[in-house]
This is a predicted structure of a 74-nucleotide RNA (transfer RNA) from a Candidatus Woesearchaeota archaeon.
RNA sequence: GGGAGCAUAGUACAACCUGGCUAGUAUGGCCGCCUCCAGAGCGGCUGAUUUGGGUUCAAAUCCCAAUGCUCCCA
Numbered sequence: 001g002g003g004a005g006c007a008u009a010g011u012a013c014a015a016c017c018u019g020g021c022u023a024g025u026a027u028g029g030c031c032g033c034c035u036c037c038a039g040a041g042c043g044g045c046u047g048a049u050u051u052g053g054g055u056u057c058a059a060a061u062c063c064c065a066a067u068g069c070u071c072c073c074a
Stems, first nucleotide, its partner, number of pairs: 001073007010027004020057001028046006050066005
């Protein structure tokens, strides 16, 4: 220098291909129940689509660019 892939709660992942209900699950955090206390268990709450633009009635999802990470070629 050229090409490809990935980016979603604090963490690990779904949903993307085929656009459509309030973006879901586990774990973590907080509160409660339980317990002599703690843990485990149960219930509740909490928090996320990397950024900008475009297409569309509607975008996490499609298109373009940027940024970051990984890989391949030189």
RNAcentral holds the sequence, with entries from ENA. The coordinates come from a structure-prediction model, not an experiment, and the mean pLDDT is 82. Its Rfam family is "tRNA". Gene Ontology term of the family: triplet codon-amino acid adaptor activity. By type it is a transfer RNA.